RNA sequence: UUUCCGAAAGGGUAAACCCUGGGUAACCAGGGGGCACAAAGCUGCGGGUCCUUGUCAGGACAGUUUUUCUGGUAAGGAUGGCCGGGUUGCCGAA
Numbered sequence: 001u002u003u004c005c006g007a008a009a010g011g012g013u014a015a016a017c018c019c020u021g022g023g024u025a026a027c028c029a030g031g032g033g034g035c036a037c038a039a040a041g042c043u044g045c046g047g048g049u050c051c052u053u054g055u056c057a058g059g060a061c062a063g064u065u066u067u068u069c070u071g072g073u074a075a076g077g078a079u080g081g082c083c084g085g086g087u088u089g090c091c092g093a094a
Stems, first nucleotide, its partner, number of pairs: 005092002012037002017032006035081001041087003045084003048079013
């Protein structure tokens, strides 16, 4: 110096919820607030989940139209505190 690892020290971030604003929505930003986190820094590359629109199949209500639920599928979006990958990084005991 690097890797693994995570004692101590200095710190850092900020869940739910509330308020304000943006968005059809998922969700995001700011303020408050602290559940937790050794990458809970960054990055939508892979998967998962969620939202919107279209479409197909089945079911339910209605019985003229429609409405709604479940599943598949196409496109777009969201999520980094769902997981993996990539990348950057504070400290240095065993």
Molecule: c-di-GMP-I riboswitch aptamer
Organism: Nitrospirota bacterium